[in-house]
A computed fold for a 344-nucleotide RNA, annotated as Bacterial RNase P class A.
RNA sequence: GCAGUUGACCUUGCGGUUGCGGGCACAGAGGAGCAAUCCCGUGCGUGAGGAAAGUCCGAGCUUCACAGGGCAGGGUGCAAGAUAACGUCUUGUGGGGGUGACCCUAAGGAAAGUGCAACAGAAAAUUACCGCCGAAUUUUUCGGUAAGGGUGAAAACGCGAGGUAAGAGCUCACGAGCCCCUGUGGUGACACAGGGGCGGUGUAAACCCCACCUGAAGCAACACCUGAAUGGGAGGUCAAGUUGGCCCGACGUCUCCCGAAACGGUGGCUAAAGCGGUGCAGCGAUGUAUCGCGUAGAUAGAUGACCGCAUAACACAGAACUCGGCUUACGGUCAACUGCAUUU
Numbered sequence: 001g002c003a004g005u006u007g008a009c010c011u012u013g014c015g016g017u018u019g020c021g022g023g024c025a026c027a028g029a030g031g032a033g034c035a036a037u038c039c040c041g042u043g044c045g046u047g048a049g050g051a052a053a054g055u056c057c058g059a060g061c062u063u064c065a066c067a068g069g070g071c072a073g074g075g076u077g078c079a080a081g082a083u084a085a086c087g088u089c090u091u092g093u094g095g096g097g098g099u100g101a102c103c104c105u106a107a108g109g110a111a112a113g114u115g116c117a118a119c120a121g122a123a124a125a126u127u128a129c130c131g132c133c134g135a136a137u138u139u140u141u142c143g144g145u146a147a148g149g150g151u152g153a154a155a156a157c158g159c160g161a162g163g164u165a166a167g168a169g170c171u172c173a174c175g176a177g178c179c180c181c182u183g184u185g186g187u188g189a190c191a192c193a194g195g196g197g198c199g200g201u202g203u204a205a206a207c208c209c210c211a212c213c214u215g216a217a218g219c220a221a222c223a224c225c226u227g228a229a230u231g232g233g234a235g236g237u238c239a240a241g242u243u244g245g246c247c248c249g250a251c252g253u254c255u256c257c258c259g260a261a262a263c264g265g266u267g268g269c270u271a272a273a274g275c276g277g278u279g280c281a282g283c284g285a286u287g288u289a290u291c292g293c294g295u296a297g298a299u300a301g302a303u304g305a306c307c308g309c310a311u312a313a314c315a316c317a318g319a320a321c322u323c324g325g326c327u328u329a330c331g332g333u334c335a336a337c338u339g340c341a342u343u344u
Stems, first nucleotide, its partner, number of pairs: 001340010012310007020047002023044004028040001030039003049316001053327002056325005061218004073214005078092005093107001094105004108209002113207002115203003129149002131145006157175002160172003177198009222267004231258007241251003274293008
């Protein structure tokens, strides 16, 4: 210098004018509404993200359901830890990839059963196309054979010897694989060593089996407040109105009570498993002690525009109950490390 790997951090800063949404303080015989309640003025201070996104997991919170047990359905699947919890994270184990730094892994069971394996190929699980061997009724047929050829992602472990008509784990030695047992090490997954057995193709993010976990719906949840319109009852009133003129009665009207309750209003709503620094414990995820900070809360939905200085200030992108993760989108900075080449 080029090519990479891993981790951490940032996501414009300061100031001014103005607009909009919250908050606090002050102020009033103020305004709107039946009411609950809300609005209005002035001042001060405050107002998006690392992903606010996808809504894929796990929780808090809320309502409903619920004696207990089971089935179905759904989920998870190596070990030990972390955590409120998780399908997340950490450190490891086994397997795989890379020259390497390092990365990937949903990683129980295929000997309970079922299904499937495109094309090619004779055959995709018990299969004979060519070849080889034997026989016969010999240009063909039958039988044996998976060592050789050919097909395929995959064809019954590799190699040598024995054996045979030719062959074959058919037998044996060595090696690989799977299962079991023993010993040693490790908390454990497992590793190493020794012994015995086996020959069953693959596929379970196919059905399935095994083990474990699992109630449903979500803030438009939900709680509270007011009591308009509509409904029922009791009483008053005939002053005006309708019932063609008059009276009673009815409708209506006024008052009270009951019931029902929003499409109204308030809360839920942001102090939270909160964030940052330092010490201690731990390889680490993380825990703990202490100090400090106070950080949007709308409900048709604010967070905008312009200017000055500095600057590389761009990209992806806009909160809607709140957290912990995962995934996806995207601009940049720094550090450590790896490989190759070159120079001193």
Overview:
Its Rfam family is "Bacterial RNase P class A". By type it is a ribozyme.